[in-house]
Context: one part of a larger RNA
Formats: sequence, C1' cells, structure tokens
RNA sequence: CUGGGCGUAAAGGGCGCGUAGGCGGCCCAGCAAGUCUUCUGUAAAAUCUCCCGGCUCAACUGGGAGGGUGCAGAGGAUACUACUGGGCUUGAGGACAGCAGGGGGAGGAGGAAUUCCCGGUGGAGCGGUGAAAUGCGUAGAUAUCGGGAAGAACACCAAUGGCGAAGGCGACCUCCUGGGCUGUUCCUGACGCUGAGGCGCGAAAGCGUGGGGAGCAAACAGGAUUAGAUACCCUGGUAGUCCACGCUGCAGCCGAUGGACACUAGGUAUGGGGAGUAUCGACCCUCUCCGUGCCGCAGUUAACGCGAUAAGUGUCCCGCCUGGGGAUUACGGCCGCAAGGCUAAAAUUC
Repeated sequence: CUGGGCGUAAAGGGCGCGUAGGCGGCCCAGCAAGUCUUCUGUAAAAUCUCCCGGCUCAACUGGGAGGGUGCAGAGGAUACUACUGGGCUUGAGGACAGCAGGGGGAGGAGGAAUUCCCGGUGGAGCGGUGAAAUGCGUAGAUAUCGGGAAGAACACCAAUGGCGAAGGCGACCUCCUGGGCUGUUCCUGACGCUGAGGCGCGAAAGCGUGGGGAGCAAACAGGAUUAGAUACCCUGGUAGUCCACGCUGCAGCCGAUGGACACUAGGUAUGGGGAGUAUCGACCCUCUCCGUGCCGCAGUUAACGCGAUAAGUGUCCCGCCUGGGGAUUACGGCCGCAAGGCUAAAAUUC
C1' cells in the first nucleotide's frame, strides 16, 4: 500500500459536543490546478523485444531497430473534481401557531407502610422454620387503641406505554430549564454530514470531608442443616444504601447491531399531531407526518434470523478485528487519595 470482515464466530468506541481532516444539493459563467489528448526533450550502458552476425547449437560478444512506468516543457480539450464570481430552494437553520411527555435542576408540601418512644386495654406467650433453635417476653412482650418522632421509598394508575444522546427517569405542587413532534411555507440561502486529537456526561460498587441513619444489609456473631457447611435457611448486625460537595470513569454501559442520507411489497397493533368525509359535537372511517412493537414479500445470511426501526440496495465519515493460550498481563508513559483506570508487548507453547 492492499484484501476480507465487525447481531451470535475475532471485531461498533458507554454516550454526546466539537477542532483539524475527509466528504458534500441544483443552475449559469470564468479559469484550466487535478483529469484527458498531441508533440518535443529526457528516461546512461547493460538488461527486455525484433532483425543481422557469430559458432555445429547454446552461451556469448558486436551492429541495427524497437519498447520503457515516469519526469520536464509546449500546444489543445473542458465532461467531472478543485478554485473564482453570480443565482436558486429541495438539504440545514430560523419565524409564527399549536401538541404530548417519569427529560433535567431547585424549593415546597402529602398519605400509606415500617421501626422506635409515651400512655390505655390485656395477661402468656411471641417470633421463626421443612422441622427447630438462637432471639424477644411477667422488669408485662406479641395483639389492640390513642399520641409522638425519624428516615427512606412512592402501592393502585402502569401498558407489549411515554421521555432522554447514553447512563437513566415514576406520588403531588411551584419556579427555572433542555430537547422533540405537527401545521403554515413567511425568512436565511448549502450555513451540511462525519469527526483523529480534545472537552463534557456517564448505573452500581468504591474513596475523601461533613451530615443523616427508619427499613434493608456485604463483613461479622450466634442458631440450625451437614461427614464437614468459612454456604443455602433462621435470629441479630456494621460499613453501605440517603443528603451536600469533591473524586473514581468501570459494566453482559446490549438491539451484544457507530453516525448521516437516499431508495426498495404488504398486513396488523399502539403513543403524539394534522387533513378529509360525516356530525350539534365526539366516536367510527379514509389519507398523512413523527415515534414504538409484531408478522411478512423481494432481497440477504454459514445458519439462526434480519426484513422501510434492515442484518436489503447504495454513498460519505469515524471506530475496531487479523488463530488459541501467554494477556482485560509485564515494562514504560499518562491519570487517580487509594482501589485502580487508559495505552499495550515479548519470550515461550499448541
């Protein structure tokens, strides 16, 4: 430099924003850098091809001719690409009017339950299990009624449903705030796509400081079980789980499927809009845009399956793979308080 690949065989970066770079809509004109063409020069000799010579051939040497990627110069062509200028509206963005939503942040306030505390009733058990025991209880437990405190999570609604780029988000109210969809086709006029580095976000666990601590519960203790039982079951129980600020940056971060655009049969369900028909209005019905599912034609696939939400048909850009182990390793570097993370070999072996 090139080939083949990445749902499950090795392989899509956890997700986004965006720098350089790569790529880029329709029309006109200019230019002629890329591109194409012609000519000239050069491209040493040897080598290569053809002819001659040579010797019995070959080797070989000698002579002649040809070819030669490329490079430079000159003339020409202008479809495509680049560049310059002008224009356009379908890509992109904006305006206006509506719509749905657990999207995010802050503050407030709510009921059920649990545990604890106080008081009343009551008087022997409760609890727990396969069965038990540890445990709690006459210092009055469990049960029940009344009062109080605290922390955490929000039953039903709830869906095969919604929102978010991903992680993720679920009672209620207020404030602040991001995105999306639909309709009009009014404005800008290619302003776009992707994105090495970079920057930001990133469940749980974990770490630092300070708070908080009801329930649950690693560790730990005890009771059982068992041959043993450092477990499964039971009684307890500390970190933690919660809040604030700061770190960590990993995951089966999964659709195991990167992003964007275009095209390619249907059927059915569902969430959010719009139009039409009808109507007092709504439902229904028809069409349509965006999203979420199932089935399925063509096609595709090693098969399973995928199948307009493609794993089909194409274009552009990024990431990644290259037999198994050694190795999500060592060394070095960078990052981290640490735990560790990122980058990433070789010997050797099959």
Small-subunit ribosomal RNA, central domain from an uncultured marine bacterium, 350 nucleotides, folded computationally. Its mean pLDDT, the model's own confidence on a scale to 100, is 86.